Predicted 3D model of a 348-nucleotide part of an RNA (small-subunit ribosomal RNA, central domain) from an uncultured Clostridia bacterium.
Context: one part of a larger RNA
RNA sequence: CUGGGCGUAAAGGGAGUGUAGGCGGCUUUGUAAGUUAUGAGUGAAAGCCCGCGGCUCAACUGCGGAACUGCUCAUAAAACUGCAUGGCUGGAGUACAGGAGAGGUAAGCGGAAUUCCUAGUGUAGCGGUGGAAUGCGUAGAUAUUAGGAAGAACACCAGAGGCGAAGGCGGCUUACUGGACUGCAACUGACGCUGAGGCUCGAAAGCGUGGGGAGCAAACAGGAUUAGAUACCCUGGUAGUCCACGCCCUAAACGAUGGAUACUAGACGAAGGAGGGUAAUACCUUCUGUGUCGCAGCAAACGCAUUAAGUAUCCCGCCUGAGGAGUACGGCCGCAAGGUUGAAACUC
Numbered sequence: 001c002u003g004g005g006c007g008u009a010a011a012g013g014g015a016g017u018g019u020a021g022g023c024g025g026c027u028u029u030g031u032a033a034g035u036u037a038u039g040a041g042u043g044a045a046a047g048c049c050c051g052c053g054g055c056u057c058a059a060c061u062g063c064g065g066a067a068c069u070g071c072u073c074a075u076a077a078a079a080c081u082g083c084a085u086g087g088c089u090g091g092a093g094u095a096c097a098g099g100a101g102a103g104g105u106a107a108g109c110g111g112a113a114u115u116c117c118u119a120g121u122g123u124a125g126c127g128g129u130g131g132a133a134u135g136c137g138u139a140g141a142u143a144u145u146a147g148g149a150a151g152a153a154c155a156c157c158a159g160a161g162g163c164g165a166a167g168g169c170g171g172c173u174u175a176c177u178g179g180a181c182u183g184c185a186a187c188u189g190a191c192g193c194u195g196a197g198g199c200u201c202g203a204a205a206g207c208g209u210g211g212g213g214a215g216c217a218a219a220c221a222g223g224a225u226u227a228g229a230u231a232c233c234c235u236g237g238u239a240g241u242c243c244a245c246g247c248c249c250u251a252a253a254c255g256a257u258g259g260a261u262a263c264u265a266g267a268c269g270a271a272g273g274a275g276g277g278u279a280a281u282a283c284c285u286u287c288u289g290u291g292u293c294g295c296a297g298c299a300a301a302c303g304c305a306u307u308a309a310g311u312a313u314c315c316c317g318c319c320u321g322a323g324g325a326g327u328a329c330g331g332c333c334g335c336a337a338g339g340u341u342g343a344a345a346c347u348c
Base pairs, nucleotide, nucleotide: 003320004319005318006317007302008301012316014201015200016199017198021194022193023192025088026087027086029084030083031082033081034080035077036076037075038074039073040072041071042070049065050064051063052062053061054060091191092188093187094186096183097182098181103177104176105175106174107173108172109171110154114150115149116148117147118146119145120144121143125136126135162169163168206247207246208245209244210243211242215241216240220236221235222234223233258315259314260313261312262311263310266293267292268291269290271288272287273286274285275284276283297304298303321348322347323346330341331340332339333338
């Protein structure tokens, strides 16, 4: 390379959008590039392979054949692919009518709690632990009442419930805004699927500038524990956590399961719609997403099983023994931290 694979053994890109490319619905007519058939030319000789022969055999060698799976040309065919042309509506999209949602961005508002400040009541403790101590408190703490300030997060509702491509999203109101779903079948008429590069988004931590700072809390300090204790426990506490703008671009970024389409028993939940039905609830049918169980089938087993890890097709990414190593070197990116691409010697 081929082959075989990628839930857990090595292996699905963190996610989307989309360029090139690859692949692509039903049908008419044409064409003949691919395709198929026949013929011709060429495909040097030697060699390989088959047959027969010559050296006593063999190696070696002579003759004949086959082969040289290819290329070119001519003629023919027109199913399939391509190309051109005309049509279609089932794929895809648009319009219209609806309801659902923590989808996004911005602004405003609210209550509980916490801490701090001021004032009142009040007095000797409070706090903390396995037990203590550090710590706070007679300069009046803790507790309690009233008032004020600040920042951050939104109890109940709340649900293996919803939304989003993923990351993720949860108090209330308003404005702007994205997507999905259902119904109808008016419109377009294959406009589709995937997607190397590219571009965009991307938790937390971290970085830059300027704000903010209640609580929490790396580092740090102290008290304990201990043989020690650079920890676990306790008292404090700074970055940070929050906001704006700009970077970083990683993750057990997980369903450890790429996307699309079609097909292949069912049962039971719960969410959003539609149709039927009922006086109403019920109930029945259907579409979408979301769970649990389960047949065939698959699987090394575990398990998966119409949300497939089943049966197939198309496209992308990735794997190829362990360590060395996601390291070195080089390139690209970054302010840095570092990221990305990514070896070898050597050892087993």
Rfam family: Bacterial small subunit ribosomal RNA.